[in-house]
RNA sequence: CUCGAUAAUGGCAAACCCAUCGUGAGGUGGGGGCGCAAAGUCAUGGGUCUGUGCAUGCCCUCGCAUCAGAUCGCCAGGCUGCCGAAG
Numbered sequence: 001c002u003c004g005a006u007a008a009u010g011g012c013a014a015a016c017c018c019a020u021c022g023u024g025a026g027g028u029g030g031g032g033g034c035g036c037a038a039a040g041u042c043a044u045g046g047g048u049c050u051g052u053g054c055a056u057g058c059c060c061u062c063g064c065a066u067c068a069g070a071u072c073g074c075c076a077g078g079c080u081g082c083c084g085a086a087g
């Protein structure tokens, strides 16, 4: 360096419940614990989801894109990082 153990020290926290903020996706705090070796961090590319249907284009009443948001516990990428058995 790769790698990731029924190792050690610690960490995070899904569903669900309560409170609160938001039109919403969802955020935050508490309980909870399915999981996680980057489940730390950055919305950069893609995906998914929400809002709007005013405007423009397509379409022809269904929607799509542009637009504004959410998600890093969907995937990829950037940056940073604890421990050290075996190979």
Base pairs, nucleotide, nucleotide: 002087003084004083011036012035016031017030018029019028020027021026034073040079041078042077044076045075046074047071048070049069050068051067055066056065057064058063
The RNA shown here (c-di-GMP-I-GGC riboswitch aptamer) has 87 nucleotides and comes from a Chloroflexota bacterium. It matches the Rfam family "c-di-GMP-I-GGC riboswitch aptamer". Rfam links the family to the GO term cyclic-di-GMP binding. The model forms 91% of the base pairs in the Rfam consensus. The coordinates come from a structure-prediction model, not an experiment, and the mean pLDDT is 79.